[in-house]
Large-subunit ribosomal RNA, domain I from a Betaproteobacteria bacterium, 593 nucleotides, folded computationally.
Context: one part of a larger RNA
RNA sequence: UGCAAAUGGCGGAUGCCUAGGCACCAGAAGCCGAUGAAGGUCGUAGGAGGCUGCGAAAAGCCUCGGGGAGCCGCCAACCAGGCUUCGAUCCGAGGAUUACCGAAUGGGGAAACCCGGCUGGAGUAAUGUCCAGUCAUUUCUCUCUGAAUAAAUAGGAGAGUCAAAGGUAACGAGGGGAAGUGAAACAUCUCAGUACCCUCAGGAAGAGAAAACAACCGUGAUUCCGUUAGUAGUGGCGAGCGAACGCGGAAGAGGCUAAACCAAUCAUGUGCCAAGCCGGCAGGCGUUGCAUGAUCGGUGUCGUGGGACUAAAUGAAAUUAACUGCCGUUAAUUUAACAAGUCAGAAAAUAAUGAAAUAGAUGAAGGACGUGGGAAAGUCCGGCAUAGAAGGUGAGACCCCUGUAGUCGAAAUUUCAUUAUCUUGUUUUUAGUAUCCCAAGUAAUACCGGACUCGUGUAAUCCGGUAUGAAUCUGGCGGGACCACCCGCUAAGCCUAAAUACUCUCUGGUGACCGAUAGUGAACUAGUACCGUGAGGGAAAGGUGAAAAGAACCCCGCAAGGGGAGUGAAAUAGAAUCUGAAACCGUUUGCAU
Numbered sequence: 001u002g003c004a005a006a007u008g009g010c011g012g013a014u015g016c017c018u019a020g021g022c023a024c025c026a027g028a029a030g031c032c033g034a035u036g037a038a039g040g041u042c043g044u045a046g047g048a049g050g051c052u053g054c055g056a057a058a059a060g061c062c063u064c065g066g067g068g069a070g071c072c073g074c075c076a077a078c079c080a081g082g083c084u085u086c087g088a089u090c091c092g093a094g095g096a097u098u099a100c101c102g103a104a105u106g107g108g109g110a111a112a113c114c115c116g117g118c119u120g121g122a123g124u125a126a127u128g129u130c131c132a133g134u135c136a137u138u139u140c141u142c143u144c145u146g147a148a149u150a151a152a153u154a155g156g157a158g159a160g161u162c163a164a165a166g167g168u169a170a171c172g173a174g175g176g177g178a179a180g181u182g183a184a185a186c187a188u189c190u191c192a193g194u195a196c197c198c199u200c201a202g203g204a205a206g207a208g209a210a211a212a213c214a215a216c217c218g219u220g221a222u223u224c225c226g227u228u229a230g231u232a233g234u235g236g237c238g239a240g241c242g243a244a245c246g247c248g249g250a251a252g253a254g255g256c257u258a259a260a261c262c263a264a265u266c267a268u269g270u271g272c273c274a275a276g277c278c279g280g281c282a283g284g285c286g287u288u289g290c291a292u293g294a295u296c297g298g299u300g301u302c303g304u305g306g307g308a309c310u311a312a313a314u315g316a317a318a319u320u321a322a323c324u325g326c327c328g329u330u331a332a333u334u335u336a337a338c339a340a341g342u343c344a345g346a347a348a349a350u351a352a353u354g355a356a357a358u359a360g361a362u363g364a365a366g367g368a369c370g371u372g373g374g375a376a377a378g379u380c381c382g383g384c385a386u387a388g389a390a391g392g393u394g395a396g397a398c399c400c401c402u403g404u405a406g407u408c409g410a411a412a413u414u415u416c417a418u419u420a421u422c423u424u425g426u427u428u429u430u431a432g433u434a435u436c437c438c439a440a441g442u443a444a445u446a447c448c449g450g451a452c453u454c455g456u457g458u459a460a461u462c463c464g465g466u467a468u469g470a471a472u473c474u475g476g477c478g479g480g481a482c483c484a485c486c487c488g489c490u491a492a493g494c495c496u497a498a499a500u501a502c503u504c505u506c507u508g509g510u511g512a513c514c515g516a517u518a519g520u521g522a523a524c525u526a527g528u529a530c531c532g533u534g535a536g537g538g539a540a541a542g543g544u545g546a547a548a549a550g551a552a553c554c555c556c557g558c559a560a561g562g563g564g565a566g567u568g569a570a571a572u573a574g575a576a577u578c579u580g581a582a583a584c585c586g587u588u589u590g591c592a593u
Stems, first nucleotide, its partner, number of pairs: 001592009015578001016543002020514002022511007029503002031167002039101003042055003046079002049075003061095006070083003106115003116135007137164002140160006171202001172200005182189001186236001212219002223250005233241002254495003257439001261298002264295007276285002278328006303473001305438004309432005316335007337426005349421010360408003366381004382399002384388001390402003444468008454480001475490005530537002550577001553564004
């Protein structure tokens, strides 16, 4: 030095474990904010630091409930000092306080700082000082004022308003909008109206009650799912893209205006002794009339076209009004009846009852023997079960503990349902078509773009830009150029639940999901340490033991460390702590050289 065996060191694989993750299901909730949010800075305990909680009233204060013996949060012990059966700590509901920054809003500013005005108060001889409140901008409403320019308007000043602003994971709507890629290159095309940016909203959003489809039969708002169907189509007819009708389901809900006409008010113009004052008769009045416009109220809302209008019939009652009296008519109001309703179509709220959420309560049944450090394993003899889910307990526990099935429970706050109060609405029909109305810079057309399966094509349909520019039911639009017939529908106003999408968040549950190089980046002081001027990037790091019983005391050593002693079932479980592989480094023995 090599080989072999044995035995150590180093190292931290493997096995086992789980405090943390991942995915999904069901239910809840779906917003917070000038009454100052989200997020932070700085403080705060008797004792240094980090986390958690809290805010100068600072690990907390008050009230009301629950609960019942210990407590003063965690790392994390120790010392000191306290609280508590006159019910603490703890759990739930409501309230108080809530420094400074931050939309940040009195002014400023290099965030967590600086400097003010006004009102009231404290203090001082007085000033300085201190405390409380208040002072940003814009929208809307109102008031005052007020130019060019008479009325007016612009502008200015002020007041009021839980009006806005800022934050927020995904889902939604709108406005903008790529490229890598594919086409085996590449330009039309594709990727894709995707990613990304901006604006805005809701618990969902958007869409929505046919100017729709269909096809000579019919359907009857929208949305979503399955199918139709990778079909019809489209396409350098390449790569690719890709419907609808119909059928089967989920859900199901329909409403309100504009106009014509009537009335009132206001304005403008015009007019006058009779046009007028609801109709008839009588009386009386008379700046009352007429036209246009605006506002408000009534009416009216549809495609077998509808409505206005005219005529007629029908109608629950009462009161009032329309110059006066009588008769009639019309209108309004009230009551009754009926219907509906605050989640659309109008809109507030209260009470009762029930159910539920936010603390909880009750809850059956087992002992012995022996092994062992320890029994829950084994043996013997029993029991409960609407409970043999699960976790824990010194090894596998239905009967030891927490629980589980079942049953019960709320002072306070909240949600839902029902009922009542309450609110709102309400008579319909027939006939006549002479007249009037039925959404205008709209529809349509031309050119240019975009969306549709549809890339300009025979290119309809829908949306936009520019230019031009209709009709009113004998009107208009569509049925894929266009025309005719036929059929369907009624644009240019508005609202609308449910079925659908999503999960920052709360509760419960599940897993042929992971088990510390895995699973979140993060099982641990983790978006921490650290890196970067910054945007940003971003770790490593779990396990003694059943219980600290964490090794008193002695010896060597400055210490580190070790040897005894002691604890423990075990110390080769000794804190660098379960197991403890390999690489690598030793020691002993044997063999070889």
The RNAcentral record of the full RNA draws on ENA.